[in-house]
Context: one part of a larger RNA
């Protein structure tokens, strides 16, 4: 260096994330003439290999010719394709102007129900809890209910197959600041693009460090049942934690029930969402399902214009089970542990 692959069999990195080096990279016309090919010269040592003749009685063996040395070098020409340069171009890519959806983000004010507690105010014996029950709570007055006030967390209904978001993820209201994306117009720039090793950012929950906060629920712990035993499922409590500020921390069934990203081309039918044209019927776009084929693909399952169809760019990753996502060693970390990643051995 080369095959064959990556829903489900071993395999798509947590993120169309930003991008850096590398890789490709739209359309037209001149020039150069590197790659690139063409023609010729020289180099490529001999032996050896192969092929053909020939000597030893044959054969090894030896002798002679070819062929081969897939590469280098020099000079003449080609001038398509790749390149390089100079000019233009507008489909690709951005911009601009006008409108428009949205639980996108990040502060900050505010609000209602529900819940604990506390104070008072009626009340009177039970409440609560299970399968049944017990610990729990309550005659120092509890549960019920009234009122008044404090606290903390979450935001029913709308609501949905529904929206936004690169993914994590985002939901009561309102205001400031903020990114994205969609449509009209085709006005501007002129290829400014596609990927993306490394880098960077960003990441639910759980954990960590410091400070706060603590209604409710509850890791752990204590009790009470159940059992043969119950370190458990049920019960009554209850710490961290859950929440809020700064900073670490870097996983996941990080999921579209396992599917990188661009681009382009290939019947269709039916919802939903946002925009636009038209009175309207209807069309255009741009997201979201769903059926299911026409094609095709697939071991089958199923996929199927949101493709797993047919082609192109680039990246990442797989290479029989266990040993093993493990040891050792690097790097990061406060640690927890994370990333990277083997052999040996055995079937």
């Nucleotide at each position: 260096c080369u095959g064959g692959g990556c829903g489900u069999a071993a395999a798509g990195u947590g993120u169309a994330g930003u991008g850096u080096a590398g890789g490709c990279g739209g359309u037209a016309a001149c020039c150069c003439g590197c790659a690139u090919c063409g023609u010729g010269c020289u180099u490529g040592a001999a032996a050896g290999c192969c092929c053909g003749a020939g000597g030893c009685u044959u054969a090894a063996c030896c002798u002679c010719g070819g062929c081969a040395u897939u590469g280098g070098g020099c000079a003449c020409g080609a001038g398509a394709u790749g390149g390089g340069g100079u000019c233009a171009c507008u489909g690709g890519a951005g911009g601009g102007a006008g409108g428009c959806a949205g639980a996108g983000g990040a502060a900050u004010g505010g609000g209602g129900a529900a819940c604990u507690c506390a104070u008072g105010g009626u009340g009177a014996a039970g409440c609560a809890g299970u399968g049944a029950a017990a610990u729990g709570c309550g005659u120092u007055g509890a549960u019920a209910u009234c009122a008044u006030g404090a606290g903390g967390a979450a935001c029913a209904c709308c609501a949905a197959a529904g929206g936004c978001g690169a993914a994590g993820g985002c939901a009561c209201c309102a205001u400031u600041c903020u990114g994205g994306g969609c449509c009209u117009c085709u006005c501007c720039u002129g290829a400014c693009g596609c990927u993306g090793a490394g880098a960077c950012a960003c990441g639910a929950a759980a954990g960590c460090u410091a400070g706060g906060g603590g209604a409710g629920c509850g890791a752990a712990g204590c009790a009470g049942a159940u059992u043969a035993g119950a370190g458990a499922c049920c019960u009554g409590c209850g710490u961290a934690g859950u929440c809020c500020u700064a900073g670490c921390c870097c996983u996941a069934a990080a999921c579209g029930c396992a599917u990188g990203c661009c681009u382009g081309c290939u019947a269709g039918u039916u919802g939903c969402c946002c925009c636009g044209a038209g009175c309207a019927a209807u069309c255009g776009g741009g997201g979201u399902g769903a059926c299911g084929u026409a094609a095709g693909c697939u071991a089958a399952c199923g996929c199927g214009u949101u493709a797993a169809g047919c082609a192109g760019g680039c990246c990442g990753c797989c290479u029989g089970g266990g040993g093993a996502g493990u040891a050792c060693g690097a790097u990061c970390g406060c640690a927890a542990g994370a990333u990277u990643a083997a052999a040996a051995c055995u079937c």